[in-house]
This is a predicted structure of a 73-nucleotide RNA (transfer RNA) from a Candidatus Peregrinibacteria bacterium.
RNA sequence: GCCACAAUAGCUCAGUUGGUAGAGCCACCGUCUUGUAAGCGGUAGGUCGUCGGUUCGAGUCCGACUUGUGGCU
Repeated sequence: GCCACAAUAGCUCAGUUGGUAGAGCCACCGUCUUGUAAGCGGUAGGUCGUCGGUUCGAGUCCGACUUGUGGCU
């Protein structure tokens, strides 16, 4: 220098054919218990890496860039 893949909640990850962004863990509250843990119920938490484009509508499609991983030279 070239190619491929990845970037979504504090962490690990889903997200189907473009149509209101989700799960588990963590945190917090309640319940249960003599008490704690576990269990059960609930709540909070998101500029979907950045900037543009297409579209009535983009996490999803297109382009550039950034970071990371792997490969080639």
About this RNA
Rfam family: tRNA. Its family is annotated with triplet codon-amino acid adaptor activity in the Gene Ontology. From the family's description: Transfer RNA (tRNA) molecules are approximately 80 nucleotides in length. The family's RNA type in Rfam is transfer RNA.